[in-house]
């Protein structure tokens, strides 16, 4: 310096062709079972979808640009 890929919940990832209210596990409250924890069951909370800006009636999703993380190339030494 060029290329690729990735950023959604407190982690770990979905999300189809751009359209009903943005999910799942896990974890973390409550409730049930238990003498009691654990395991199971039921349920609740929890989001500036990485940031701007454009297209669009509508954008996690399409385009510009920028920040970051990882992989691969070239270069200097």
């Nucleotide at each position: 310096g060029g290329g690729c890929g990735g950023u959604u919940a407190g982690c770990u990832c979905a999300g189809u062709u751009g359209g009903u209210u943005a999910g799942a596990g896990c974890a973390u409250c409550c409730c049930g079972c238990u003498u009691a924890c654990a395991c199971c069951g039921g349920g609740a909370a929890g989001g500036u979808c990485c940031u701007c800006c454009g297209u669009u009636c509508a954008a996690g999703u399409c385009g510009g640009a920028g920040a970051c993380c990882g992989c691969c190339c070239a270069c200097c030494a």
Background: Transfer RNA from Candidatus Acidiferrum sp., 77 nucleotides, folded computationally. The coordinates come from a structure-prediction model, not an experiment, and the mean pLDDT is 81. Rfam family: tRNA. Rfam classes the family as a transfer RNA. From the family's description: Transfer RNA (tRNA) molecules are approximately 80 nucleotides in length.